[in-house]
RNA sequence: CGGAAUGUAGCGCAGCUUGGUAGCGCACUUCGCUGGGGGUGAAGGGGUCGCAGGUUCGAAUCCUGUCAUUCCGA
Numbered sequence: 001c002g003g004a005a006u007g008u009a010g011c012g013c014a015g016c017u018u019g020g021u022a023g024c025g026c027a028c029u030u031c032g033c034u035g036g037g038g039g040u041g042a043a044g045g046g047g048u049c050g051c052a053g054g055u056u057c058g059a060a061u062c063c064u065g066u067c068a069u070u071c072c073g074a
Stems, first nucleotide, its partner, number of pairs: 001073007010026004020057001028044006050066005
């Protein structure tokens, strides 16, 4: 320098192919059961989907640019 993959809640991930209310597990908060730890049950909070722009009635999803990490090639 060229190419590819990945980026979504504190952590690990799904959703993208086929645009239509952002989800799952763990964790966290409150409460119940338990003498307490642990365990278990119920309820709840947390995201403008790496960043910027474009297309569209509508974008995590499509298009362009860019950043970070990893891999391949030179």
The RNA shown here (transfer RNA) has 74 nucleotides and comes from an uncultured Bacteriovoracaceae bacterium. Rfam family: tRNA. Gene Ontology term of the family: triplet codon-amino acid adaptor activity. It was read from a public genome assembly. The prediction has a mean pLDDT of 81.